[in-house]
Context: one part of a larger RNA
Molecule: large-subunit ribosomal RNA, domain I
Organism: symbiont metagenome
RNA sequence: GGCGUUUGGCGGAUGCCUUGGCACUGAGAGGCGAUGAAGGACGUGGCAGGCUGCGAUAAGCUUCGGGGAGUUGCCAGCACACUUUGAUCCGAAGAUUUCCGAAUGGGGAAACCCCAUCCAUCAGGAUGAUCGUCGACUGAAUCCAUAGGUCGACGAGGCGAACCCGGGGAACUGAAACAUCUCAGUACCCGGAGGAAAGGACAUCAACAGAGACUCCGCUAGUAGUGGCGAGCGAACGCGGACCAGGCCAGUGAUACGAUCGUAAGAACCGGAACACUCUGGAAAGGGUGGCCAAAGCGGGUGAUAGCCCCGUACGGGUAGAAAGCGGUUGUAUCCUCGAGUAGGGCGGGACACGUGUAAUCCUGUCUGAACAUGGGGGGAUCACCCUCCAAGCCUAAGUACUCCUCAGUGACCGAUAGUGAACAAGUACCGUGAGGGAAAGGUGAAAAGCACCCCGAUAAGGGGAGUGAAAAAGACCUGAAACCGAACGCCU
Numbered sequence: 001g002g003c004g005u006u007u008g009g010c011g012g013a014u015g016c017c018u019u020g021g022c023a024c025u026g027a028g029a030g031g032c033g034a035u036g037a038a039g040g041a042c043g044u045g046g047c048a049g050g051c052u053g054c055g056a057u058a059a060g061c062u063u064c065g066g067g068g069a070g071u072u073g074c075c076a077g078c079a080c081a082c083u084u085u086g087a088u089c090c091g092a093a094g095a096u097u098u099c100c101g102a103a104u105g106g107g108g109a110a111a112c113c114c115c116a117u118c119c120a121u122c123a124g125g126a127u128g129a130u131c132g133u134c135g136a137c138u139g140a141a142u143c144c145a146u147a148g149g150u151c152g153a154c155g156a157g158g159c160g161a162a163c164c165c166g167g168g169g170a171a172c173u174g175a176a177a178c179a180u181c182u183c184a185g186u187a188c189c190c191g192g193a194g195g196a197a198a199g200g201a202c203a204u205c206a207a208c209a210g211a212g213a214c215u216c217c218g219c220u221a222g223u224a225g226u227g228g229c230g231a232g233c234g235a236a237c238g239c240g241g242a243c244c245a246g247g248c249c250a251g252u253g254a255u256a257c258g259a260u261c262g263u264a265a266g267a268a269c270c271g272g273a274a275c276a277c278u279c280u281g282g283a284a285a286g287g288g289u290g291g292c293c294a295a296a297g298c299g300g301g302u303g304a305u306a307g308c309c310c311c312g313u314a315c316g317g318g319u320a321g322a323a324a325g326c327g328g329u330u331g332u333a334u335c336c337u338c339g340a341g342u343a344g345g346g347c348g349g350g351a352c353a354c355g356u357g358u359a360a361u362c363c364u365g366u367c368u369g370a371a372c373a374u375g376g377g378g379g380g381a382u383c384a385c386c387c388u389c390c391a392a393g394c395c396u397a398a399g400u401a402c403u404c405c406u407c408a409g410u411g412a413c414c415g416a417u418a419g420u421g422a423a424c425a426a427g428u429a430c431c432g433u434g435a436g437g438g439a440a441a442g443g444u445g446a447a448a449a450g451c452a453c454c455c456c457g458a459u460a461a462g463g464g465g466a467g468u469g470a471a472a473a474a475g476a477c478c479u480g481a482a483a484c485c486g487a488a489c490g491c492c493u
Stems, first nucleotide, its partner, number of pairs: 001492009015478001016443002020414002022411007029403002031159002039100003042055003046078002050074002061094006070082002105114003115128005130156009163194001164192005174181001178228001204211002215242005225233002246395003249339001253335011269317003275290005291308002293297001299311003344368008354380001375390005430437002450477001453465004
């Protein structure tokens, strides 16, 4: 040095576990904001670093309700305290709520600086942005007026996950190149709204029979079409379902907003059945024996696997204030009559499954431009006949879409390299000027009983005794694989 056996160190795979995730279901909620939001900065504890809570009344103040023995958050410890004269805690309603932030008195390199007016005894308090609408008062050129100005009232502004409507609107890509085309009216930008939005009560379809608002789903159907007839794009009629609702333009009405009465449902929370002995064991819920409850044998915990030990579960009970729902009664406000620069036409575009095509229909930038129910639109060029409907005014629930969020529940979903990036001080540490990027990291034990005391050592680290414990081969800790590094013994060189 090698091989083998044994035994250790290091390491953290594997098994088991789960505080966390993931995907859904059913309900709820669907907004917050100048009464200052979302989000932050800075403070705030006896000692206070982070998180949480809170705001100079600062881990809190008040009232009401619940609850009933301990409490002083995670977070131990020491100290000081509180509490059956009911604390801590839970629910509801209030008070307080620094500074920044739409940020709004002016400024500004956010959390800072500076000012005016009024009130006030000091301390201090209040007001002061802009835009819009309405009102009042003023008021030019210019007589009246108007513009403008001042003041007042009301409203707006910003944030928010997706869903929705509208205004703009790509390219990569595909066409095996590429230009029409496609991707796609997608991504993205902007505006706006609601709990849904949009649409909606036939100038619709249909086809000689008729249907009867809109929205959504399954078919019709990858059909008819469209298309450098390439790549591709792609209906409708009709049928079956979900849901159903119709109204108004001066009135026996609709809508909106209130007032009042009734009503169910409803916070914290309360009641809530039934088991003993024995064996093994550190521990019984396990084995054995004999019982009991069940409108409760969902689930979780307890020293191993518990219907009857605990929390619960089934089933019952429960009230305050406010809001909201439904129903009844009632009040106020708004809405001035059937739709002309409209329909249609020319030119240019766009939307319709439909790329100008035989291209109807819809929208309109521009130029034009009717009729008036004895009328007008449509039925895919156009004309006639026939059928059908009544544009150019308004409102409208449900069925549909979504989930930042709350509650309850489910899983042939994950189980710490998985599952969210994050089970832990996680959008943290760290990186970047910045936009932005972005980790690793879970497990002693039933209970800390967390190793008093002694020895070696440096008043270490580490170790050896002792002690606790079922176990310390549970002591930086469950299990503890391999790589890697030793030791002992055997054999070989």